[in-house]
Molecule: Glycine riboswitch aptamer
Organism: Paenibacillus albicereus
C1' cells in the first nucleotide's frame, strides 16, 4: 500500500392479499379514517414455528438395512403473530460511511 467475510448506521429501491359485512364509537352536517367487538374471505417478505441431506448418540449387531433421541437451511411449509386503499411497516438488494483485517 490492496481491503474479503462479518457487524453497525444512513439514503434509496422493495411484493402479495376485501378501501369486506354488522354493531359501537368520533366529527357542526353528510361521508370517511384511526379505535373496540363479532363474522366470512384472503396474503407472506417483521417476528415466530416446522422441515432435508448431513453430524452426534443409544439400542440391536457377524455384517448390512432400518429404529429412537439431540443438533440441523431457506424466499420451502404453517399462518400463532402481523398484514389485506393511502400512510406506516416490510425479508432482501444497490450505494455511502464507520468498524473489522481475510487475501496478497
Nucleotide at each position: 500500500a490492496u481491503g474479503a467475510a462479518c457487524g453497525c448506521a444512513g439514503c434509496g429501491g422493495g411484493a402479495g392479499a376485501g378501501a369486506u359485512c354488522g354493531c359501537c364509537g368520533g366529527c357542526a352536517g353528510u361521508g370517511c379514517a384511526a379505535g373496540g367487538c363479532g363474522g366470512c374471505g384472503c396474503c407472506g417478505a417483521a417476528g415466530g414455528a416446522g422441515u432435508a441431506a448431513c453430524c452426534u448418540u443409544g439400542a440391536c449387531c457377524u455384517a448390512g438395512c432400518g429404529c429412537g433421541a439431540g443438533g440441523g437451511a431457506a424466499u420451502c411449509u404453517c399462518u400463532c403473530a402481523g398484514g389485506c386503499a393511502a400512510a406506516a411497516g416490510g425479508a432482501c438488494c444497490u450505494c455511502u460511511g464507520c468498524g473489522g483485517g481475510a487475501c496478497g